The RNA shown here (SAM riboswitch aptamer (S box leader)) has 102 nucleotides and comes from a Bacteroidales bacterium. Taxonomically the source falls in Bacteroidales (Bacteria, Pseudomonadati, Bacteroidota, Bacteroidia).
[in-house]
RNA sequence: GAGUUAUAUAGAAGAGUGGAGAGAUCAGGCUCAAUGAAACUCUAGCAACCUCUUAUUUAAGAAAGGUGCUAAUACCUGUUCCGAUAAGGAAAAUUAUAACUA
Repeated sequence: GAGUUAUAUAGAAGAGUGGAGAGAUCAGGCUCAAUGAAACUCUAGCAACCUCUUAUUUAAGAAAGGUGCUAAUACCUGUUCCGAUAAGGAAAAUUAUAACUA
């Protein structure tokens, strides 16, 4: 990198280095950013997929370990459907993360 399944309106930030971008990609919008972006490091935290405990596949609990995450719904829209060419809603696609498979 590929496939399958599950989840995505909840939750949780400080410091140091750094020095101009960032919010997945493209387009449009909007937002964040020299009162310091990305990235890296440290510490802290959130969550509970794997994990562990209770007697089990349900359920409940735990958080040592493996991941993940810590602005805004995955920031919003884009495709399809409902709707009145509106408002609004639903579904998909894509993406992200986890576990598993070859």